About this RNA:
Predicted 3D model of a 111-nucleotide RNA (SAM riboswitch aptamer (S box leader)) from an uncultured Bacteroidota bacterium. The sequence was found by an Rfam model in a public genome assembly. The prediction has a mean pLDDT of 80. Rfam family: SAM riboswitch aptamer (S box leader). Its family is annotated with regulation of gene expression in the Gene Ontology. Of the family's consensus pairs, 94% are formed in the model.

[in-house]
RNA sequence: UACUUAUCAAGAAAGGCAGAGGGUCAUGGCCCUGUGAAGCCUUAGCAACCUCCUCCCGCGGCAGCGGAAGAGCUGGUGCUAACUCCAUCCCGGAAACGGGGUAGAUAAGUC
Numbered sequence: 001u002a003c004u005u006a007u008c009a010a011g012a013a014a015g016g017c018a019g020a021g022g023g024u025c026a027u028g029g030c031c032c033u034g035u036g037a038a039g040c041c042u043u044a045g046c047a048a049c050c051u052c053c054u055c056c057c058g059c060g061g062c063a064g065c066g067g068a069a070g071a072g073c074u075g076g077u078g079c080u081a082a083c084u085c086c087a088u089c090c091c092g093g094a095a096a097c098g099g100g101g102u103a104g105a106u107a108a109g110u111c
Stems, first nucleotide, its partner, number of pairs: 002110007013043005021032003026088004044080003049076002053070002056067004084103001089100004
């Protein structure tokens, strides 16, 4: 980088450096931002994808494997404004709105 699968309505911020942008790209909205954006660092937290742990069930060639539930004390990530901020394509609907798709993000796995 590509592919597969799962999830994306919940949750969780302070400080330091820095100094003008940011909310993925495009367009249109709407927001955040010198009461300090991006980025970097520190600390804290959230969550539970993998791992670890607890417990239950099944299989077993007794080493382990698979599945359900839970915890958040291990480690790997991730995340800590707004539904993935909203719309864009399709369907339903008078509208409000709802469903799906594309794209994206994250995790695990594969080459």